A computed fold for a 73-nucleotide RNA from an Elusimicrobiota bacterium, annotated as transfer RNA.
[in-house]
RNA sequence: GGGCCGUUAGCUCAAUUGGUAGAGCAGGAAACUCUUAAUUUCAAGGUUAUAGGUUCAAGUCCUAUACGGCCCA
Numbered sequence: 001g002g003g004c005c006g007u008u009a010g011c012u013c014a015a016u017u018g019g020u021a022g023a024g025c026a027g028g029a030a031a032c033u034c035u036u037a038a039u040u041u042c043a044a045g046g047u048u049a050u051a052g053g054u055u056c057a058a059g060u061c062c063u064a065u066a067c068g069g070c071c072c073a
Base pairs, nucleotide, nucleotide: 001072002071003070004069005068006067007066010025011024012023013022019056028042029041030040031039049065050064051063052062053061
């Protein structure tokens, strides 16, 4: 220098053919308990890496950039 893949909640990951962004764990509250733990319930938590484009509508499609990984040179 070229090619491919990845980037979504604090962490690990989903999200079908473009149509309301979810789960588990962690953290918070409550119930239970003499207390803690365990268990159960509830609520909260997101600029979907960044900037543009297409579209009635973009996490999803297109372009550029950044970061990480792999391969080639």
Rfam family: tRNA. By type it is a transfer RNA.